[in-house]
RNA sequence: CGCCCAUCCAGAGCGGCCGAGAGACCUGGCUUGUCGACGCCGCAGCAACCACCCUUCGGGGCCGGUGCUAAUGCCAGAACCGAUGGAGA
Numbered sequence: 001c002g003c004c005c006a007u008c009c010a011g012a013g014c015g016g017c018c019g020a021g022a023g024a025c026c027u028g029g030c031u032u033g034u035c036g037a038c039g040c041c042g043c044a045g046c047a048a049c050c051a052c053c054c055u056u057c058g059g060g061g062c063c064g065g066u067g068c069u070a071a072u073g074c075c076a077g078a079a080c081c082g083a084u085g086g087a088g089a
Base pairs, nucleotide, nucleotide: 001088004086005085006084007083008082013043014042015041016040017039021032022031023030026077027076028075029074044069045068046067049065050064052060053059054058073081
């Protein structure tokens, strides 16, 4: 980059900084936040996509690359929608 593939009802939070919105966008709901959300940083944890390992139609979770840690991608509708990983160029 977004052509290809997979997944998105399970799981997992504390501390510091900041200071008003946040839950991707539109419409309608619903929730959440000054008892400090969102975001950033640190640590911890969850998970098992890649890597690794094993007794390999499966399993493991010590080290590595990502990801994630309110609610089904919060819900419904619409859109050549979004996010993450892998593969490829």

A computed fold for an 89-nucleotide RNA from Zafaria cholistanensis, annotated as SAM riboswitch aptamer (S box leader).
The prediction has a mean pLDDT of 83.
The model forms 96% of the base pairs in the Rfam consensus.
The sequence was found by an Rfam model in a public genome assembly.
Taxonomically the source falls in Zafaria (Bacteria, Actinomycetota, Micrococcales, Micrococcaceae).
Rfam family: SAM riboswitch aptamer (S box leader). Its family is annotated with regulation of gene expression in the Gene Ontology.